This is a predicted structure of an 87-nucleotide RNA (transfer RNA) from a Pseudomonadota bacterium. Rfam family: tRNA. By type it is a transfer RNA. Its mean pLDDT, the model's own confidence on a scale to 100, is 81.
Order: sequence, then structure tokens, then C1' cells
RNA sequence: GCCCGCUUGGCGGAACCGGUAGACGCAGCGGACUUAAAAUCCGCUUCCCGCAAGGGAGUGGGGGUUCGAGUCCCUCAGCGGGCACCA
Repeated sequence: GCCCGCUUGGCGGAACCGGUAGACGCAGCGGACUUAAAAUCCGCUUCCCGCAAGGGAGUGGGGGUUCGAGUCCCUCAGCGGGCACCA
């Protein structure tokens, strides 16, 4: 340099044919139970702002197509693998 694959919260990991992103699990937080704890059960749990109601952003970065993109197209970056060069 060329080719292939991958990149989603704190972690693992989903999302049919382009149609509510983060199901489910782990970790965490709150509560119930208990003399207390463990276990168990219930609720919450991407990030930012907000007392709250609510608002905004977000699938590696940027751009495009589309009413609508994690998904399709272009480009860049990172990681992994293969090949070539290495006179």
C1' cells in the first nucleotide's frame, strides 16, 4: 500500500425488510423483608439541563440519501485478520 471484518451506556449484548435505540443479563442506586445482614422480591438505572413537570443530545468522527438511518451511500479514524513490498 491492497483486501476483509469490527466500532451501540459503567460492562457483556439485542434491535424483523429502514419505522419507539439500548431488549435481556451483570454491576450500581432506592425500597420491602430482617434485631441486623445475606438471600429473595419490587422499582429505577445512556448522557446533559431541570426541584419537578419536562426539554435537549446520542449507535467511533464528518457528510449524504430518505418523511424517517444503528441499519443504505461517501469519507476519515481506531482495533483485528489476510496479502504484497521490504534490493